[in-house]
RNA sequence: CUCUUAUCGAGAAAGGUUGAGGGAACAGGCCCGACGAAACCUUAGCAACCCCGGAAAAUCGGGGUGCUACUUCCUGCCCGGUUCGAUUAAGUCGGACUAUGGGAAAGAUGAGAA
Repeated sequence: CUCUUAUCGAGAAAGGUUGAGGGAACAGGCCCGACGAAACCUUAGCAACCCCGGAAAAUCGGGGUGCUACUUCCUGCCCGGUUCGAUUAAGUCGGACUAUGGGAAAGAUGAGAA
């Protein structure tokens, strides 16, 4: 890096080094940031998945991965609704708006496989 599968509205930050970006990528929006971004290190915490142990069970302890602003920050594609325009009508096509909506795509993490 590829495939399969489960989950993604919960939870959990201090210090040090450093110094301007960051919220995956692109676009739009909304935010965070010199009261210190990202990265790295130390310590602490959380408990989603896996393993081990205990328990009748709820669940508890230890370990591995992971995580510790904002729903995966929101939208983008399809479906639904409203409305406008084109067309002679059924209808078709296109635009705009709308939402705690449904699905997809992409992504993240775990477990498994090649």

A computed fold for a 114-nucleotide RNA from a Bacteroidota bacterium, annotated as SAM riboswitch aptamer (S box leader). Of the family's consensus pairs, 94% are formed in the model. Taxonomically the source falls in Bacteroidota (Bacteria, Pseudomonadati). The sequence was found by an Rfam model in a public genome assembly. It matches the Rfam family "SAM riboswitch aptamer (S box leader)". Rfam's curators write: The SAM riboswitch is found upstream of a number of genes which code for proteins involved in methionine or cysteine biosynthesis in Gram-positive bacteria. Its mean pLDDT, the model's own confidence on a scale to 100, is 79.